[in-house]
C1' cells in the first nucleotide's frame, strides 16, 4: 500500500427502511422474623461526521479502532 468484515445498555446478543427483542448484571418493590429463591416494575444518542428519504440500528459517502486476506 491493496481489498474484505466487524462496532447495538455495564456483559453477551437479536433486530434485512415504519416502537430498538431477550439473557445475565444493576436499582426499586411484594414475599419472610432476617434471609436466599420466586415474581413485578424500570434501565440504549444503536463508534463519530455528512447525505439520501415523510420516515435510517438497517441504504449512501466519509472518519476512528479492531480483526483477516493479498502485496
Nucleotide at each position: 500500500g491493496g481489498c474484505a468484515c466487524c462496532a447495538u445498555c455495564g456483559c453477551c446478543a437479536a433486530g434485512c427502511g415504519g416502537u430498538a427483542a431477550g439473557g445475565c448484571a444493576a436499582a426499586g418493590g411484594u414475599c419472610u422474623g432476617c434471609a436466599a429463591c420466586a415474581c413485578c416494575u424500570u434501565c440504549a444518542u444503536c463508534a463519530c461526521c455528512a447525505g439520501u428519504u415523510c420516515a435510517a440500528a438497517u441504504c449512501u459517502g466519509g472518519u476512528u479502532g479492531g480483526u483477516g486476506c493479498c502485496u